Small-subunit ribosomal RNA, central domain from an uncultured bacterium, 349 nucleotides, folded computationally. It matches the Rfam family "Bacterial small subunit ribosomal RNA". Gene Ontology terms of the family: ribosome and structural constituent of ribosome. The RNAcentral record of the full RNA draws on ENA.

[in-house]
Context: one part of a larger RNA
């Protein structure tokens, strides 16, 4: 390489949008490029293979055949694929209707709590731990009452819940805004799927600017513990955590499971919609979409998965190919830097 694979053994890009490309529903007609059949030409000789011949045999030599799976051209076939034309509505999309939602973003507002400050009451402790000490307190702490300031986060509801492509999103209100499911008819008429590059989004930490700073808290300091203790525990505490507008581009970015379509037993719960029954927002039944659990066939090395597949098929992309060396070196690209991305070899087992 042919292959075989990718939940946990090596292997699904963190996620989207989309270019090229690949691939693509249904009917009729045309064309005959692919495809298929036949004919012709060519496909050097030698060699290989088959049948003979010559050296006493063989090796060797030699005659004929076959093969040369290819290419070109001609004639024909028209099911399938392609191309062209004309249609269709089951895919896809649009409009109309009400619906659910921590989807995004802007500007406000509220209450609880922590801390600090001011004042009142009040007196000797408070705090912390396994036990202590550092620490705070007679310059009046802690406790308690009243007031003020400021920042961050939004108890209960809350769920096996919902929304979002992923990252992620929880107080409340608010001009703005994206998407989704359901139901009804109408419309467009394959407009679809995937997607190398490209482009965009992307937790936390980190970087640079200007703000902000209550609590928490890397670093750091002290107290303990210990043989030691550059830790675990305690008292403090700066970056940071928050805002602004830039950068970074990573993660156990996980369902460790790429996307799409179709098919293949059920049972049970739950969120949203619709229909039926019912006096009824109750209950029951049906159905579509989502989200869980259990389980059959089948699959799997096993564990397990099982209509939300890891089952059965098709289309497209990404990735893997023994362990270490190594996600390293070198080079390229990106970045202010930290570093990221692409990504070896020697050697060794």
């Nucleotide at each position: 390489c042919u292959g075989g694979g990718c939940g946990u053994a090596a292997a699904g890009c963190g996620c989207g949008c989309g270019u090229a490309g690949g691939u693509g529903g249904u009917u009729c007609a045309g064309u005959c490029a692919g495809u298929c059949a036949g004919a012709u030409g060519u496909g050097a000789a030698a060699g290989c293979c088959c049948c003979g011949g010559g050296c006493u045999c063989a090796a060797c030599c030699u005659g004929g055949g076959a093969a040369u799976u290819g290419c070109a051209c001609c004639u024909g076939a028209u099911a399938c694929u392609g191309c062209u034309g004309a249609g269709c509505u089951a895919g896809a999309g649009u409009a109309c209707g009400g619906u659910a939602g921590a989807g995004g973003g802007u500007a406000g507002u509220g209450g609880a709590a922590u801390u600090u400050c001011u004042g009142g009451u009040g007196u000797a402790g408070g705090g912390g731990u396994a036990a202590a000490a550092u620490c705070c307190g007679u310059a009046g702490a802690g406790a308690u009452c009243a007031g003020a300031a400021g920042g961050a986060a939004u108890a209960c509801c809350g769920a096996u819940u919902g929304c979002g492509a992923a990252g992620g999103c929880g107080a409340u209100c608010u001009a703005c805004u994206g998407g989704a499911a359901c139901a009804u008819u109408a419309c467009u008429g394959a407009c679809g799927c995937u997607g190398a590059g490209a482009c965009g989004c992307g937790a936390a930490a980190g970087c640079g600017u200007g703000g902000g700073g209550a609590g928490c808290a890397a670093a750091c300091a002290g107290g303990a513990u210990u043989a030691g203790a550059u830790a675990c525990c305690c008292u403090g505490g700066u970056a940071g955590u928050c805002c602004u507008g830039g950068c970074u581009g990573u993660a156990a970015a996980c369902g460790a499971u790429g996307g799409g379509c179709a098919c293949u037993a059920g049972g049970u719960g739950u969120g949203g919609g619709u229909g039926g029954u019912g006096u009824g927002a109750a209950g029951c039944c049906a159905u579509c979409c989502g989200u869980g659990c259990c389980g059959g066939a089948g699959c799997u090395a096993a564990c397990g998965c099982a209509u939300u597949a890891a089952g059965u098929g098709c289309c497209c992309c990404g990735c893997c190919u023994g362990g270490g060396g190594a996600g390293u070196a070198c080079g390229g690209c990106c970045g202010c830097a930290a570093g990221g991305u692409u990504g070896a070899a020697a050697c060794u087992c």